[in-house]
Context: one part of a larger RNA
RNA sequence: UGACGGGGGGCCGCACAAGCGGUGGAGCAUGUCGCUUAAUUCGACGCAACGCGAAGAACCUUAACCAGGGCUUGACAUCUUAGUGACCGCCAUAGAAAUAUGGUUUUCCCUUGGGACGCUAUGACAGGUACUGCAUGGCUGUCGUCAGCUCGUGUCGUGAGAUGUUGGGUUAAGUCCCGCAACGAGCGCAACCCCUGUCUUUAGUUGCCAUCAGGUAAUGCUGGGGACUCUAAAGAGACCGCUGGUGACGAGCCAGAGGAAGGUGGGGAUGACGUCAAGUCCGCAUGGUCCUUAUGCCCUGGGCUGCACACGUGCUACAAUGGCCGGUACAGAGGGACGCCAAACCGCGAGGUGGAGCAAAUCCCAAAAAGCCGGCCCCAGUUCGGAUUGCAGUCUGCAACUCGACUGCAUGAAUGUUGGAAUCGCUAGUAAUCGCGGAUCAGCAUGCCGCGGUGAAUCCGUUCCCGGCCCUUGUACA
Numbered sequence: 001u002g003a004c005g006g007g008g009g010g011c012c013g014c015a016c017a018a019g020c021g022g023u024g025g026a027g028c029a030u031g032u033c034g035c036u037u038a039a040u041u042c043g044a045c046g047c048a049a050c051g052c053g054a055a056g057a058a059c060c061u062u063a064a065c066c067a068g069g070g071c072u073u074g075a076c077a078u079c080u081u082a083g084u085g086a087c088c089g090c091c092a093u094a095g096a097a098a099u100a101u102g103g104u105u106u107u108c109c110c111u112u113g114g115g116a117c118g119c120u121a122u123g124a125c126a127g128g129u130a131c132u133g134c135a136u137g138g139c140u141g142u143c144g145u146c147a148g149c150u151c152g153u154g155u156c157g158u159g160a161g162a163u164g165u166u167g168g169g170u171u172a173a174g175u176c177c178c179g180c181a182a183c184g185a186g187c188g189c190a191a192c193c194c195c196u197g198u199c200u201u202u203a204g205u206u207g208c209c210a211u212c213a214g215g216u217a218a219u220g221c222u223g224g225g226g227a228c229u230c231u232a233a234a235g236a237g238a239c240c241g242c243u244g245g246u247g248a249c250g251a252g253c254c255a256g257a258g259g260a261a262g263g264u265g266g267g268g269a270u271g272a273c274g275u276c277a278a279g280u281c282c283g284c285a286u287g288g289u290c291c292u293u294a295u296g297c298c299c300u301g302g303g304c305u306g307c308a309c310a311c312g313u314g315c316u317a318c319a320a321u322g323g324c325c326g327g328u329a330c331a332g333a334g335g336g337a338c339g340c341c342a343a344a345c346c347g348c349g350a351g352g353u354g355g356a357g358c359a360a361a362u363c364c365c366a367a368a369a370a371g372c373c374g375g376c377c378c379c380a381g382u383u384c385g386g387a388u389u390g391c392a393g394u395c396u397g398c399a400a401c402u403c404g405a406c407u408g409c410a411u412g413a414a415u416g417u418u419g420g421a422a423u424c425g426c427u428a429g430u431a432a433u434c435g436c437g438g439a440u441c442a443g444c445a446u447g448c449c450g451c452g453g454u455g456a457a458u459c460c461g462u463u464c465c466c467g468g469c470c471c472u473u474g475u476a477c478a
Base pairs, nucleotide, nucleotide: 001478002477003475004474005473007472008471009470010469011468012467013466015462016461019426020425021424022423023422026316027315028314029313030312031311032310034307035306042053043052065302066301067300068299069298070297071296074125078124079123081121082120083119084118085117089104090103091102092101093100094099107116108115109114110113127291128290130289131288132287136285137284138280139279140278141276143274148187149186150185151184152183153182154163155162156161167178168177169176193268194267195266196265198236199235200234201233202232203231204230208225209224212223213222214221239262242256243255244254245253246252318419322377323376324375325374326373327372328371334365335364336363339358340357344353345352346351384416389410390409391408392407393406394405395404432454433453434452435451436450437449438448
């Protein structure tokens, strides 16, 4: 100087408390351990591994694993030398395919010859998701959006170092004020950026319809209009600016007015010096090591989906604030050409036929759901719950046996009647609850990333638990 303390003081955070909803019990989905297996590819392991890499494992993906069949200048790149004229495609045969054999078809430019392109042979080399993340780059997680981390000069100290950065106040903040052997400065904080909340101006189609006119069974449907909504660009607006109180005449704090918004208005992007030899050699790059008729390459099939068990994360429930049936409203944000797919018709349905429109403020996906109105159920393992299984189908795709999703009929499970010890999230348009969209994607979502609808309770307080910041103290630790 640090680190640590079941030392002290001060302060903060959904850290506790107050409150709401969960997990832990059930069934299922998914990841992991373990076991099994020819193989069940690999990585990730307290927080910070475990719906994680994977934003899509039937084949492919994925020699990344296993069995088998094949190749050896190779699936891919550049080049050397020699030979050759095609390559591709089509057909036949063998085969599980890769591939092999045969048939057929078939080059270009200048032109003695050479070149381009391809094939065969040759060797330099290719190739490796093989090892080392403890050789590395890059990127990322975490402490933590915590308020810290440093430097120059000066001063103090033999020196390590200290001072500044401590102190008194204050703040979300090393934020600001005051004081001070310090005076300044940098990286962080804040602001500048984006979205959202109010208003103004400009603009008016594909959006809108108050007024006028026309028209319809109905509809901004048509003429027209820019008022309104909206769209999207430019501005205004919030600064403790104003008033009162308080404070040290300071920084600030409290109350009030005005205001759409008030003391950082709400949300996002933004992550200092560093820590964990944290994670990744399987995104990529890369040193070294290793393989080179194989640890490389092609193919078929299987596996990654196995199941005494254990754990994590979720979904659905156990019901009446509910379930079922009928009727009827109101979103936002997205996506669409190898695409989204309307009307109409067929089917109980998944879906099929069909073909209008739309490269989309125009057309389509599209119905939002909870809600509201009416009816049934009457507390039961039920009209709760939907697992499991049987049969019949639909769709995608060469192909749904291993191993897809969905539909109809039947079946109708549970230590299921609210869950032990324990444990998680959340402070407001939040939790809870309800649906909608997108990426990936032929197909496959309870996951992920977004979107809006309905919309709470509680916060006395900081003694305690966890994490963090500042000062101080002890130390046999570095």
The part of an RNA shown here (small-subunit ribosomal RNA, 3' major domain) has 478 nucleotides and comes from a Candidatus Poribacteria bacterium.
The source organism's lineage runs through Bacteria, Bacteria candidate phyla and Candidatus Poribacteria.